[in-house]
RNA sequence: GCCUCCGUCGUAUAGUGGCUAGUAUAGGGGACUGUGGAUCCCCGGACAGGGGUUCGAUUCCCCUCGGAGGCCCCA
Numbered sequence: 001g002c003c004u005c006c007g008u009c010g011u012a013u014a015g016u017g018g019c020u021a022g023u024a025u026a027g028g029g030g031a032c033u034g035u036g037g038a039u040c041c042c043c044g045g046a047c048a049g050g051g052g053u054u055c056g057a058u059u060c061c062c063c064u065c066g067g068a069g070g071c072c073c074c075a
Base pairs, nucleotide, nucleotide: 001071002070003069004068005067006066007065010025011024012023013022018055027043028042029041030040031039048064049063050062051061052060
C1' cells in the first nucleotide's frame, strides 16, 4: 500500500429499512429485613464522525477516524 471483518448506555450484547433503540450487569432511589446480603419495584444512561440514497437509515452506499485479521517478501 491492498483486501476482509468490526465500532450501539460504564461493561457485555440484541436489533440489519418503519411504534419511544431492547436485554443483562454495574450505578442511583425505594420496598422487604433487627442490620446487611439475597429478592422485588422504579430511575437515568448509547447507535465512532461527516456526506449521500430513501417518504423514512443503527441498518444500504461513499469518505474519514479507531480496532482486529490476512496479503504483498523468499520465486

The RNA shown here (transfer RNA) has 75 nucleotides and comes from Cenarchaeum sp. SB0675_bin_21. Rfam family: tRNA. By type it is a transfer RNA. Its mean pLDDT, the model's own confidence on a scale to 100, is 81.